[in-house]
RNA sequence: AGUCGUGAGGGGGAUGGAGCUCCCCGAUAACCGCCGCAAGGCUGAUGACUCCUGCCAGGCG
Numbered sequence: 001a002g003u004c005g006u007g008a009g010g011g012g013g014a015u016g017g018a019g020c021u022c023c024c025c026g027a028u029a030a031c032c033g034c035c036g037c038a039a040g041g042c043u044g045a046u047g048a049c050u051c052c053u054g055c056c057a058g059g060c061g
Stems, first nucleotide, its partner, number of pairs: 010025004016052004021047001033042003
C1' cells in the first nucleotide's frame, strides 16, 4: 500500500493502574472542573470506598 473477513458481551462519570459498588449512555450518546472581559489564576490522580504509582506539605533516622 492492496485484498478478504468481521462489526459495540461495549462506552462514560475533569490527568495513571487495579478491585468492589453506584449512576449515566447507546456511537447522532453519556463525558470533557471552577474563577476571569481577556491575560491569567485555583482544587483534586476516586462518581464513592480500598490498594498501588506519581505529586505536594511536615517530622524523624